[in-house]
Context: one part of a larger RNA
C1' cells in the first nucleotide's frame, strides 16, 4: 500500500407536535386473577377532558378585590380521550472512536535499581620507604644526626576488575545505550557473590525530582469506567420542491451558548406586501457661506504693552508688539441667517404576489474580496473598523494566457441546429490581412513620477519682413575722453557716481574675450552683396530621456510599423450550459378534464418520495428436467435498481400484501484477515 470482511442516532420511561385509527361528553384501564411467556375476558383503584375564579373558607357563568351593584384583574364561542407511526426535546453512556488525569484495594512488585542487615569472596606486576627497633655517634643526662632493618599509606605506576573523559562510527544499530581510538580508580568512602529488609498520600537518596523490574513531579494491575472532552477526526442507497447565516443583544462570554433577525413545512384569516407615477408633508447629510462659536492672511486706526526721554507729579518721542473696530481675502467632524440628489412616511392609481398570524423542525453567531461614502493607520497594506449596492461563499459555462471574490451570464435532459453577451477575427486558434480619415517611428504599444529637451501633428496670439526681414559673407564700428572719483595703475571691462555732447549711413562714456596698466580681438549698432519668409510665446495630440536586480528574453508565443500599434467613424462575422428552434421528464397555478402559462444551480438546513438488505405472518407460484451463490452479455427502468441468456455450482429459493430491524461504507494516522 491495495483487496476482503466488520464498523456509528438505539432502547426505555416521561411530557409535547403532526398524521392514521377506535370511542365519544365521554374516553381509557393500572398491578393483580385466569389464558399457551398468547389473542382476550375478568379487574373502574386511577388518569384526562365536560367551568372558573380566590392565599383560604367559599361562591359559581361567573369570580377577586372593594364599603361598592364603580373601575380593574382572571375566566364565560370553539371535542375530547386512548392506542398506533412520526418528529424534535427531558432524564439516563443517548451517533461512534479519542484524552492527559482523578480515587479505591489489609491487590502485585527491591530477581533491574537505591539505601541497610548478614555471611563469604576478588585485587598481575613494580615503585616510594612513615612510625617502631637495633647499631653508631653525642651529651651531665637527652634531643639531634648517620647506617641498617622495618614496611606504614581514603601513598605513586599500572593489568584483571568496576567507571565513563574527549571524540569517531553507529541512528529502520550487530546492540530499545553499544563498538573503535583514548581516559579516570585500581588496599579503598573499594569491587562482588549468596541470603534477608525497607512499598506507591509510600520507600531510597554522597540530592539528579535520582532510583523503585526498557515505566516514575509520583509505579504497576484491577476496579469506579461507556470518568468527562464547550475540542479534532468519522458518521455507509436514489430521485423531487424550496434554500440560509456568517448579523443584534446577554453571556468568568469572545472557536461555546440562549432570545431575536434570515431559511423550511402545516394549518389560518385574508390581500394587507413589493416596484413604479403623482399629490401632501419629513429631514439638515453633499455643496455652499462666515450673521453665530471658532481658526486665519494682508491693509487702515489703534486702547493696552514694551523701549528711549524727563522725572516731583503732569508728561512727551517711538521704522517695536498690538486687542476691541474698520475694509478686503479664506478654513470647521464636534459652526450655520442657506441647502439639494437619494431616503423615509400618508394618500390615491398602474403592475405585480408578496405580507402578517399560530404551530413543529432547523442551520447560523471565523465570513471574503470588489464598487462607492467615512473613520482607523502614514489620505500604507491581499491591514482594521461602519454603511450602501454586487459577486463568492452555496454557482457550473464564456472573457481576464494561467487566476473563489474583477466582466458577461445563471447548467431540467437531448441534438453533427440558428441568434447574440462580454471579448474578439495575421498564425498557434472560431472569426475581416475589412472601409474611411488622420496620429506614432519610440517595437512606443507591450508597467512607472517629480523633471528635462529645437522629436513630430494640430490650433492660437503677437513682432519683424520687396521702402528688403532673419542667417552669412565684405566694409565701418568714431570724437571731446585715459568722463570723474578712487588707485602703485584703473585708459569701455576690479570698484563707485554719472550716462552727457560732438561728428555721422551708423557707433553704448561700452556685450563679451584679453592687458600689470596701455594694446589686440569682438559684440550692439550701420550700409552692402543676396532674395522669401524669420522670430517671440500659448494651448493641445503621440512620442524622447529620467528607467538598476540576482537561472534565460517579461506583448501568452509566433510574429507585427500607411500595423496585426494608437485615436474617431463604418460595414461583417466568430463567439457562452444566455436567447431561440424541436422532442422528453418533473414542480407550482387554473381547469371536471383535455391543456394553458410559469417554473426547474445550489452547502448548512426544512420537506416530500422511492430503491435495495435479514428475518416473520399470509396467499400464490419455482426447483436434481437443476434453488441460491459466482462469471460473462450490445436488455428494461429517470436514479437507487429490475430481469433474461449461457456457463459454473449442486439444494434450497422467490412474488404479491403487510410486519419488524444488529438494514446500505470510501475515507474515522479505524479494527481484524489476506496478498
Nucleotide at each position: 500500500a491495495c483487496c476482503g470482511g466488520c464498523g456509528a442516532g438505539u432502547u426505555a420511561u416521561g411530557a409535547g407536535g403532526u398524521c392514521c385509527a377506535g370511542c365519544a361528553a365521554g374516553g381509557u384501564u393500572a398491578a393483580g386473577c385466569a389464558g399457551g411467556a398468547a389473542a382476550u375476558g375478568c379487574g373502574g383503584a386511577g388518569c384526562c377532558g365536560a367551568a372558573g375564579c380566590g392565599a383560604a373558607a367559599g361562591c359559581g357563568a361567573g369570580u377577586c378585590u372593594u364599603a361598592a351593584u364603580a373601575g380593574g384583574g382572571c375566566g364565560g364561542a370553539a371535542a375530547g380521550u386512548u392506542g398506533g407511526a412520526u418528529u424534535g426535546c427531558a432524564u439516563a453512556g443517548a451517533c461512534c472512536c479519542g484524552a492527559a488525569a482523578c480515587c479505591a484495594c489489609a491487590g502485585u512488585g527491591a530477581u533491574c535499581u537505591a539505601c541497610c542487615c548478614a555471611u563469604g569472596u576478588c585485587c598481575a606486576g613494580g615503585c616510594u620507604g612513615a612510625a617502631a627497633c637495633a647499631c653508631a655517634g653525642g651529651u651531665a643526662a637527652a634531643a639531634a644526626u648517620g647506617u641498617g632493618c622495618g614496611g606504614a599509606g581514603g601513598g605513586c605506576c599500572g593489568a584483571a576488575c568496576c567507571u565513563a573523559u574527549a571524540u569517531c562510527c553507529g541512528u529502520u544499530g550487530a546492540a530499545a545505550a553499544g563498538g573503535g581510538u583514548u581516559a579516570g580508580g585500581a588496599u579503598g568512602a573499594g569491587g562482588u557473590g549468596u541470603g534477608g529488609g525497607u512499598a506507591g498520600g509510600g520507600g531510597u537518596g554522597a540530592a539528579a525530582u535520582u532510583c523503585c523490574a526498557a515505566u516514575c513531579g509520583a509505579a504497576c494491575g484491577u476496579g469506579g469506567a461507556g470518568a468527562u472532552a464547550g475540542c479534532u477526526g468519522g458518521u455507509u442507497c436514489u430521485c423531487c420542491c424550496c434554500g440560509a447565516a456568517a448579523u443584534a443583544g446577554c453571556u468568568u462570554u469572545a472557536g461555546g451558548g440562549c432570545u431575536a433577525g434570515c431559511c423550511u413545512c402545516a394549518g389560518g384569516g385574508u390581500g394587507a406586501g413589493a416596484u413604479u407615477g403623482c399629490a401632501g408633508g419629513c429631514g439638515g447629510u453633499a455643496g455652499a457661506g462666515c450673521a453665530c462659536u471658532g481658526a486665519u492672511c494682508a491693509g487702515g486706526a489703534g486702547a493696552g504693552g514694551g523701549a528711549c526721554c524727563u522725572a516731583c507729579c503732569c508728561g512727551g518721542u517711538u521704522a517695536c508688539c498690538a486687542a476691541a473696530c474698520c475694509c478686503a481675502g479664506u478654513c470647521a467632524a464636534a459652526c450655520u441667517a442657506c441647502g439639494a440628489a437619494u431616503g423615509g412616511c400618508u394618500g390615491c392609481a398602474a403592475u405585480u404576489a408578496u405580507a402578517c398570524c399560530u404551530g413543529g423542525g432547523a442551520g447560523u453567531c471565523a465570513g471574503a474580496c470588489u464598487a462607492c461614502g467615512a473613520c482607523u493607520u502614514a489620505u500604507a497594506a491581499g491591514g482594521g473598523c461602519c454603511g450602501u449596492g454586487g459577486u463568492c461563499a452555496a454557482a457550473a459555462g464564456g472573457g481576464a494566457a494561467a487566476c473563489a471574490g474583477c466582466c458577461c451570464a445563471g447548467a431540467u435532459c437531448a441534438u453533427c441546429a440558428g441568434c447574440u453577451a462580454a471579448g474578439g477575427u495575421c498564425c498557434c486558434a472560431a472569426a475581416u490581412g475589412c472601409c474611411g480619415u488622420g496620429c506614432u517611428a519610440a517595437g512606443u504599444g507591450g508597467c512607472g513620477a517629480a523633471g528635462g529637451a529645437u522629436g513630430u501633428g494640430g490650433c492660437g496670439u503677437u513682432u519683424c519682413a520687396u521702402a528688403a526681414a532673419c542667417a552669412a559673407c565684405c566694409a565701418g564700428g568714431a570724437u571731446g575722453u585715459u568722463g570723474g572719483c578712487u588707485c602703485a595703475g584703473a585708459a569701455g571691462c576690479a570698484g563707485c557716481c554719472a550716462c552727457c555732447a560732438u561728428u555721422c549711413a551708423a557707433a553704448g562714456a561700452g556685450u563679451g574675450c584679453g592687458u600689470a596698466a596701455u594694446a589686440g580681438c569682438u559684440c550692439a549698432c550701420u550700409g552692402g552683396u543676396c532674395g522669401a519668409g524669420a522670430g517671440a510665446c500659448g494651448c493641445u495630440g503621440c512620442g524622447c530621456c529620467g528607467a538598476a536586480a540576482a537561472u534565460g528574453u517579461c506583448c501568452g508565443g509566433g510574429g507585427c510599423u500607411c500595423a496585426a500599434g494608437c485615436a474617431c467613424g463604418g460595414a461583417a462575422c466568430c463567439g457562452a450550459a444566455g436567447c431561440u428552434a424541436u422532442g422528453g421528464c418533473a414542480g407550482a397555478u387554473a381547469g371536471c378534464a383535455a391543456u394553458a402559462u410559469c417554473u426547474g444551480g445550489g452547502u448548512a438546513g426544512g420537506g416530500g418520495a422511492g430503491c435495495g438488505u435479514a428475518c416473520u405472518u399470509a396467499a400464490c407460484a419455482g426447483g436434481a428436467a437443476g434453488a441460491a451463490g459466482c462469471a460473462u452479455a450490445a436488455c428494461c427502468g429517470u436514479a437507487a435498481g429490475g430481469a433474461u441468456a449461457u456457463g459454473u455450482g449442486g439444494a434450497c429459493a422467490g412474488u404479491u400484501a403487510a410486519g419488524c430491524a444488529g438494514u446500505g461504507a470510501g475515507a474515522a494516522u479505524g479494527c481484524c484477515g489476506g496478498u